[in-house]
RNA sequence: GGGGGAUUAGCUCAGUUGGUAGAGCACUAGAUUUGCAUUCUAGGGGUCAGGAGUUCAACUCUCCUAUCCUCCA
Numbered sequence: 001g002g003g004g005g006a007u008u009a010g011c012u013c014a015g016u017u018g019g020u021a022g023a024g025c026a027c028u029a030g031a032u033u034u035g036c037a038u039u040c041u042a043g044g045g046g047u048c049a050g051g052a053g054u055u056c057a058a059c060u061c062u063c064c065u066a067u068c069c070u071c072c073a
Base pairs, nucleotide, nucleotide: 001072002071003070004069005068006067007066010025011024012023013022019056027043028042029041030040031039049065050064051063052062053061
């Protein structure tokens, strides 16, 4: 320098012929307990890496940029 891949909640990750953003763990509150833990119930938390474009509508398609992984040289 060139090819490919990844980036979504605090963490690990789902989410495809474009149509209301989710799970587990964690966190908060309540119940349970003398107390803690466990268990159960409820709840909070998101600029989907950044920007632009296409579209009635974009995590999803196109382009550019950033970071990381990998292959070739």
Predicted 3D model of a 73-nucleotide RNA (transfer RNA) from Pseudobacteriovorax antillogorgiicola. The prediction has a mean pLDDT of 82. Rfam family: tRNA. It is annotated as a transfer RNA.